[in-house]
A computed fold for a 72-nucleotide RNA from Terrimicrobium sacchariphilum, annotated as transfer RNA.
The organism belongs to Terrimicrobium, within Bacteria.
The coordinates come from a structure-prediction model, not an experiment, and the mean pLDDT is 83.
It matches the Rfam family "tRNA".
RNA sequence: GCCGGCAUAGCUCAGCGGUAGAGCAACGGUUUUGUAAACCGUCGGUCCUCGGUUCGAUCCCGAGUGCCGGCU
Numbered sequence: 001g002c003c004g005g006c007a008u009a010g011c012u013c014a015g016c017g018g019u020a021g022a023g024c025a026a027c028g029g030u031u032u033u034g035u036a037a038a039c040c041g042u043c044g045g046u047c048c049u050c051g052g053u054u055c056g057a058u059c060c061c062g063a064g065u066g067c068c069g070g071c072u
Base pairs, nucleotide, nucleotide: 001071002070003069004068005067006066007065010024011023012022013021018055026042027041028040029039030038048064049063050062051061052060
């Protein structure tokens, strides 16, 4: 230098154009003499950035940034 993949909650990841979810973690509660476990609930998101398409974009298109891999 060229090519490809990834970027969504604190972490690991879902989400085939219609106001974003799970597990774990955190917090509260039930239970227990107490702790753990179990169960119930709550909190937590500018969906990397900027533009474009669309009535409407996490999703499609372009550019950029970062990370990973391949080729040279």